[in-house]
Context: one part of a larger RNA
RNA sequence: GCCUGCGAGUUAGUGUUACGUCGCGAGGUUAACCCGUGGGGGGAAGCCGUAGCGAAAGCGAGUCUGAAUAGGGCGAGUGAGUGGCGUGAUCUAGACCCGAAGCGAAGUGAUCUACCCAUGGCCAGGUUGAAGCGCGUGUAAGAGCGUGUGGAGGACCGAACCCACUUCAGUUGAAAAUGGAGGGGAUGAGCUGUGGGUAGGGGUGAAAGGCCAAUCAAACUUCGUGAUAGCUGGUUCUCCCCGAAAUGCAUUUAGGUGCAGCGUUGCGUGUUUCUUGCUGGAGGUAGAGCUACUGGAUAGGCGAUGGGCCCUACAAGGUUACUGACCUUAGCCAAACUCCGAAUGCCGGUAAGUCAGAGCGCAGCAGUGAGACUGUGGGGGAUAAGCUUCAUAGUCGAGAGGGAAACAGCCCAGAACGCCAACUAAGGCCCCUAAGCGUGUGCUAAGUGGGAAAGGAUGUGGAGUUGCUGUGACAACCAGGAGGUUGGCUUAGAAGCAGCCACCCUUGAAAGAGUGCGUAAUAGCUCACUGGUCAAGUGAUUCCGCGCCGAUAAUGUAGCGGGGCUCAAGCACACCGCCGAAGUUGCGUCAUUCAAACAUGUCAUUGGCCUUUGUGGUCCAGUGGUUUGGAUGGGUAGGGGAGCGUCGUGUGGACGGUGAAGUCGCGGUGGAAACCAGCGGUGGAGGCCACACGAGUGAGAAUGCAGGC
Repeated sequence: GCCUGCGAGUUAGUGUUACGUCGCGAGGUUAACCCGUGGGGGGAAGCCGUAGCGAAAGCGAGUCUGAAUAGGGCGAGUGAGUGGCGUGAUCUAGACCCGAAGCGAAGUGAUCUACCCAUGGCCAGGUUGAAGCGCGUGUAAGAGCGUGUGGAGGACCGAACCCACUUCAGUUGAAAAUGGAGGGGAUGAGCUGUGGGUAGGGGUGAAAGGCCAAUCAAACUUCGUGAUAGCUGGUUCUCCCCGAAAUGCAUUUAGGUGCAGCGUUGCGUGUUUCUUGCUGGAGGUAGAGCUACUGGAUAGGCGAUGGGCCCUACAAGGUUACUGACCUUAGCCAAACUCCGAAUGCCGGUAAGUCAGAGCGCAGCAGUGAGACUGUGGGGGAUAAGCUUCAUAGUCGAGAGGGAAACAGCCCAGAACGCCAACUAAGGCCCCUAAGCGUGUGCUAAGUGGGAAAGGAUGUGGAGUUGCUGUGACAACCAGGAGGUUGGCUUAGAAGCAGCCACCCUUGAAAGAGUGCGUAAUAGCUCACUGGUCAAGUGAUUCCGCGCCGAUAAUGUAGCGGGGCUCAAGCACACCGCCGAAGUUGCGUCAUUCAAACAUGUCAUUGGCCUUUGUGGUCCAGUGGUUUGGAUGGGUAGGGGAGCGUCGUGUGGACGGUGAAGUCGCGGUGGAAACCAGCGGUGGAGGCCACACGAGUGAGAAUGCAGGC
C1' cells in the first nucleotide's frame, strides 16, 4: 500500500417544550404500594387546567400603588385542557466517536546511576632525587658551601585500569551512543568487587536541571478516569422540494458565544410585497461660486501706519528702489467654506401591471457571524500592491455550459431526463477549427497590428489659416555686393566680424557702420540685398487619422495560441450572410405546485346553523383519485418530505431432501437505494411474503483498530 472484518447522535428521567396521533373532556391523570398473572382489579396522596393581583396579610373580575371613587401597572372582558405513544429540539448525566500535555491518591523501585557507610582487591617498567642524617670545609660560635647517604611528591615518561579532547566511518548502524586512528589521568580529590543506606515536591548532586532501571523542570504502576479539550480529524443507503451566511450590537471578546439579520417547516392574514407612469415631499452630495461668509493664496494700482534721510528750539514740513493695512483691478483654492445647486437614491399618495417559494405575524428547527474578486463613490498608502478599510451593484462562494489559447471572482448564459432536429447570445467565419481568402470606401509599410512614458523628427493621409508668385515666385546657376570709412572709443593692434557707444550720409538695380568662416591686425571666402537665365508653384503655421525612434536579461523563437497574413487573414466606417451554449424552440418522458372540471366513498371536527339536548340532523372546509391547462425543477451549510436495504419479535399466508439459506453464471425489472418471474452449476436444512413492532441497522477516508498478502 491493497483486501477482508470491526468502527461514531445512544440510553435514562411521574424532566421541559413544539408538532403528529389516540383516549377522555371543564375536566384529565394516577405515584409508591396492595391483591396476584388477567390485553386484570384496587390505590385520590399528589400534579396540570378551570382567576387574577399583591413582597405579604389579603381581596377577588378585579387587584396593586395611593389620601383618593384620580392616574398608572398586571389581569378579566375573547373558555380547552389533560394523560399516553411517536418524532424534532433542549436540560441533567461521558451524551456522536477517537485524541492531550497534565492534576490528585495509594503503592513499586538505588541489580542502571548520584552520594554515603562497612569490608576486601588493583596500579608493568623507567625517570627525577625534597627533608633528614654522615663526612669534609667554613666561623669566635653560627650561617653557608661541597660531597655521600636518603627516598619525598594531588612530581615526570609510559602499559594494565579509568576517562572521552580531535577526526574519519557509521546514521532503515555490526551497535537505541559503536568501530578505526590519534588524545588525557595513571600513588591519587585514584580505580574497583561484595554487602548495606538515602524515594518522588522526595532523594542525591566538586552544580550540567545532572542522575534516580534505554523514562526526569518532578520516576514508574494502578486508581479517580470515558479528567477536560471554545482545538484538529472522522461520522456509513437512496430519491424529491426549498435554500443561506461570512453583517450589526455585546463579549477577559476577536478562529468561541448571546441577541438581531438572512434559510426552512407548520399555522394565520390575504396583495399589505415588487415594478412602472403620474403626483406631493424632505435634503445640501457632484458641479459651480466666493466684494455672499469663514479661511488660504498670486500679480498690478492706490498707498494709511511705521522706519530711513534732509530740515529743525518746539511744533510743523520735505523726501524715500524700505515696510506695507484698508480699498480696488484681474485670475484662483477648500472633507471639517456656501449666495447657489443637480442626476440618482429615499419617504408618502394614486393608477396600471405582476400572482412570483411575494410581503407581514406567531410557533418548531437551523446554519452563518474567516469571505474573494470586478465595476463605481470615498478614506488610509506613494491618486503603490493579487494592499487595507467602508458604501453600492454583480459574479464566485453554493454555478455546470459557451467565449477570454490555458484562466473561482471578467463577457454571454442559470444544467429535471432523452433526440445523429432548429434559432440565437457573447465571441467568431485563411489552415489547425464549426462558419465569408464576403461586399464597398479609405488608412497603415511599421509584421505597426501582436507590450510601454516623458520627449524627439521635412514618415504619410485629411481639414483649415496665412505669405510670395507669368509685372516671373521657391530652389539652382551667372554677375554685382560699392563710397565717406581703418565710424568713434578702447587697445600693442581692433580695419564690418575681442569689447563699449552710436548705427548716419552718398552713389545706385542693390549693398548692414555688417550673417557666419577667417587674419597678429590687414587680406581672403560668404550672407543679407539686387540684376540676369530658367520656368510653375513655393514657404510658414494650426488641428485630426495611422505610423517611426525612445525600446536592454538570463533553458529555446517566447509580448498574435501556432502556422502564416501586406488594395490583409491589420485598422476605421457601412452593409449582407453564416457558425456558435446544457440559453430559446420542436418531439417525447418524469416530478413538484397552483387552478378548473369530473367522480365519489370514508374519517375527524370545541367549525357554523337547527335541535326533540339524542351516541341527533344539516352545511362548509380539509385529505386521498382521474383529466386538462399554467408555472416550476443548478445547488454547499441547513430545514422539510417520501422510500430502499440489514438483524430480530408478533399475527396471518405460502415454500422446502422431488433440495431451504448461502454462493457462481445467464437473463430480466424498477425513478434511486435495490429487486427477481425464469434457467443452469455448487450447496445440504432451514428460509420467504404481507401488515405491525423493536434496533448493537447501511463504511472510502478518522497519520482509525485487528488479521492476511